[in-house]
C1' cells in the first nucleotide's frame, strides 16, 4: 500500500413515523426521531423497481383503461470514485 472486517477505539450516517415545504405522482428538502448501516459517503453508466404531468392508443362521447420516462429510488444490485481505524 492492497485485500480484509474485531464483543477494539474515536466517531459518522439516519428506516419507519411526526411537522412543514416542493412536486401531477413516485419521491425529495428542512426539523424531530432511530430500524439499521464498514461506506447506509458521492455518482443515474448498466440492470431492476416505483410513478405517468406530458405524449400515443382504446372508449360514439364521457367516466375510465392500456403503453411510454425526458421523472424517481445510491437505505435494490453491480460498476466508477473518495475515505476513519488496524486485531485475525
Nucleotide at each position: 500500500a492492497u485485500a480484509c472486517g474485531a464483543u477494539a477505539a474515536a466517531g459518522g450516517c439516519a428506516u419507519a413515523c411526526u411537522u412543514u415545504u416542493c412536486g401531477a405522482a413516485a419521491g425529495a428538502g428542512a426539523a424531530g426521531g432511530a430500524c439499521g448501516c464498514a461506506a447506509a459517503g458521492c455518482u443515474a453508466c448498466a440492470g431492476a423497481c416505483c410513478u405517468a404531468c406530458g405524449g400515443g392508443c382504446c372508449g360514439c362521447a364521457g367516466a375510465g383503461g392500456c403503453c411510454u420516462a425526458a421523472g424517481g429510488u445510491g437505505g435494490c444490485u453491480g460498476g466508477g470514485u473518495u475515505g476513519c481505524c488496524g486485531a485475525a